[in-house]
RNA sequence: GUCCCGUUGGUGUAGCUGGCCCAACACGUCGCCCUUUCAAGGCGAAGAUCGCGGGUUCGAAUCCCGCACGGGACGCCA
Numbered sequence: 001g002u003c004c005c006g007u008u009g010g011u012g013u014a015g016c017u018g019g020c021c022c023a024a025c026a027c028g029u030c031g032c033c034c035u036u037u038c039a040a041g042g043c044g045a046a047g048a049u050c051g052c053g054g055g056u057u058c059g060a061a062u063c064c065c066g067c068a069c070g071g072g073a074c075g076c077c078a
Stems, first nucleotide, its partner, number of pairs: 001074007010027004019058001029045005051067005
């Protein structure tokens, strides 16, 4: 340098052939219940500009382009 893959709450992941998604699950956090207390359990809540910017579209986490970061393959120079 060329090509490929990845980036989603605090953490780990799902969704990624567009619409059932103002995004789901688990852990964690907070509140309440239960319990003599704690743990476990039950109920509920908060928490994500879906890496950033742009485009297409009635509609984008999802498709396209650029950039950033991480990983991989091949190559170039020395």

Overview:
The prediction has a mean pLDDT of 80. Transfer RNA from Candidatus Sulfopaludibacter sp. SbA3, 78 nucleotides, folded computationally. Rfam family: tRNA. Gene Ontology term of the family: triplet codon-amino acid adaptor activity.